This is a predicted structure of a 71-nucleotide RNA (transfer RNA) from Lacipirellula parvula. Rfam family: tRNA. Rfam links the family to the GO term triplet codon-amino acid adaptor activity. Its mean pLDDT, the model's own confidence on a scale to 100, is 83. The sequence is in RNAcentral, with records from ENA and Rfam.
[in-house]
RNA sequence: GCCCCGUUGGUCUAUCGGUAGGACGCCAGGUUCUCAGCCUGGAACGGCCGGUUCGAUUCCGGCACGGGGUG
Numbered sequence: 001g002c003c004c005c006g007u008u009g010g011u012c013u014a015u016c017g018g019u020a021g022g023a024c025g026c027c028a029g030g031u032u033c034u035c036a037g038c039c040u041g042g043a044a045c046g047g048c049c050g051g052u053u054c055g056a057u058u059c060c061g062g063c064a065c066g067g068g069g070u071g
Base pairs, nucleotide, nucleotide: 001070002069003068004067005066006065007064010024011023012022013021018054026042027041028040029039030038031037047063048062049061050060051059
């Protein structure tokens, strides 16, 4: 340089065009003398820029970053 794959809350991971779900963690309340645990509730997410579409995390292109292959 070329080819392929990946990028989703703090972390891990679902979601193959129509409200982005779960686990752990975090916060609040309940329970408890307190803490832990347990129960209930909550906050927090689509790398960036364009394109297609009524509608994009999803399809397409470029870029960035990470990984693999190859010369």